A computed fold for a 79-nucleotide RNA from an Elusimicrobiota bacterium, annotated as c-di-GMP-I riboswitch aptamer.
């Protein structure tokens, strides 16, 4: 340094679910929760999902990426 990675430490994020707001919808944003996560940190490129649609080899000045790969970067060290 790389793989790798605990019933360690620290710190961190927050899944259903309920309030509250906003979109035509997927879905988002806040606030409670706390199911998980060592990249569940950024991107949002490729693929998939979702929304739309005159049903397509369409739309990304529509979304999800806590599905799965790719790009940057990152904490901690037991075996």
């Nucleotide at each position: 340094u790389u793989c790798c990675g605990a019933u360690a430490a620290u710190a961190g994020c927050a899944a259903a679910g309920c309030c509250g707001g906003c979109u035509a919808a997927a879905g988002c944003c806040g606030g409670c929760g706390g199911c998980g996560c060592a990249a569940a940190g950024c991107u949002g490129u490729g693929a998939c999902c979702c929304g739309c649609g005159a049903a397509g080899u369409g739309c990304c000045c529509g979304g999800g990426c806590g599905u799965c790969a790719g790009g940057c970067u990152g904490c901690c060290g037991a075996a």
The organism belongs to Elusimicrobiota, within Bacteria.